[in-house]
RNA sequence: CACUCAUCCAGACCAGCCGAGGGCCGGGCCCGACGACGCUGGGGCAACCACGCGAAACCGCGCAGGUGCCAACGCCCUCGGAUCGGCCAAUGCCCUCAGACAGGCAAUCGGUCGAUUCGGACGAUGAGCA
Numbered sequence: 001c002a003c004u005c006a007u008c009c010a011g012a013c014c015a016g017c018c019g020a021g022g023g024c025c026g027g028g029c030c031c032g033a034c035g036a037c038g039c040u041g042g043g044g045c046a047a048c049c050a051c052g053c054g055a056a057a058c059c060g061c062g063c064a065g066g067u068g069c070c071a072a073c074g075c076c077c078u079c080g081g082a083u084c085g086g087c088c089a090a091u092g093c094c095c096u097c098a099g100a101c102a103g104g105c106a107a108u109c110g111g112u113c114g115a116u117u118c119g120g121a122c123g124a125u126g127a128g129c130a
Stems, first nucleotide, its partner, number of pairs: 003128006013042005021031003026077003043070003048066002051062004074122001079119010090108001091106004
């Protein structure tokens, strides 16, 4: 660096150093000189792998050695499907009329916006593999 699988709405902060951006791109919204981000030390959370126990592959329990993590759901959205709702225009009907416009109603199709949900893409972490 590539690929495969699993997980991603739970949880967990102090001190020292540094000094301006940071939250992956874009849009939003946040964090940040009351010092963010990052680094170091300590503390903690969790339980992917390892290990132990159970007959135990699946599974359950335990432990905490290897990782990981400790603002906001992976901070939200982005691409697609489904359902629902708002609005707009078309079509049809009603009403009025000489005929229309305006006004009202209806199913359908289209556009657009929003909500819910499912999936995808991208990313992160672990484990495996080359």